[in-house]
Transfer RNA from a Bacilli bacterium, 74 nucleotides, folded computationally.
It was read from a public genome assembly.
Taxonomically the source falls in Bacilli (Bacteria, Bacillati, Bacillota).
It matches the Rfam family "tRNA". Its family is annotated with triplet codon-amino acid adaptor activity in the Gene Ontology.
Its mean pLDDT, the model's own confidence on a scale to 100, is 83.
């Protein structure tokens, strides 16, 4: 230094193509179950969707550009 690939809740990911309510599984809170834990059940909580800028009524999603990470090649 070139070029892909990937960045979404603590941890692991879907969702991008085909732009309209941010979800899934573990975990974690509460409550029910238990004589107590696990198990199982019901509720909830937790998000600038790496940054920044454009298009557009609307953008995690499309476009530019940074920046981490990872990988191939020189």
């Nucleotide at each position: 230094c070139g070029g892909g690939a990937c960045g979404u809740a603590g941890c692991a990911c879907a969702g991008c193509u085909u732009g309209g309510u941010a979800g899934u599984g573990c975990g974690c809170u509460a409550c029910c179950u238990u004589g107590g834990g696990g198990u199982g059940g019901u509720a909830g909580a937790g998000g600038u969707c790496u940054c920044g800028g454009g298009u557009u009524c609307a953008a995690a999603u499309c476009c530019c550009g940074a920046c981490g990470u990872u990988c191939c090649g020189a």